[in-house]
A computed fold for an 82-nucleotide RNA from an Acidobacteriota bacterium, annotated as nadA riboswitch. The coordinates come from a structure-prediction model, not an experiment, and the mean pLDDT is 77. The sequence was found by an Rfam model in a public genome assembly.

RNA sequence: GCUUUCAACAUCCCCGUUUCGGAAUGAACGCAGAAAUCGGAUAGGAAUGUUCGAUUCAUGCGAGCGCUCCGAAGCUGAAAGC
Numbered sequence: 001g002c003u004u005u006c007a008a009c010a011u012c013c014c015c016g017u018u019u020c021g022g023a024a025u026g027a028a029c030g031c032a033g034a035a036a037u038c039g040g041a042u043a044g045g046a047a048u049g050u051u052c053g054a055u056u057c058a059u060g061c062g063a064g065c066g067c068u069c070c071g072a073a074g075c076u077g078a079a080a081g082c
Stems, first nucleotide, its partner, number of pairs: 001082007016075008025066002029062004033057001035056009
């Protein structure tokens, strides 16, 4: 140096590392939005209606992030053979 099998090294075990892809999952972000609550404006004698804003939020969509597992490639390291 090449090939093969691997991750020994790890404060129980598991876990080498980087990138990419896939699956599952978590908390946030943006947009849309059912519903509820509160407030304003307005119509009305009132009940109530209309409309605007705020908060909470089922759900859908979007682009990312974290964690776990799997796969591929590269790199580091270990053992064996040449």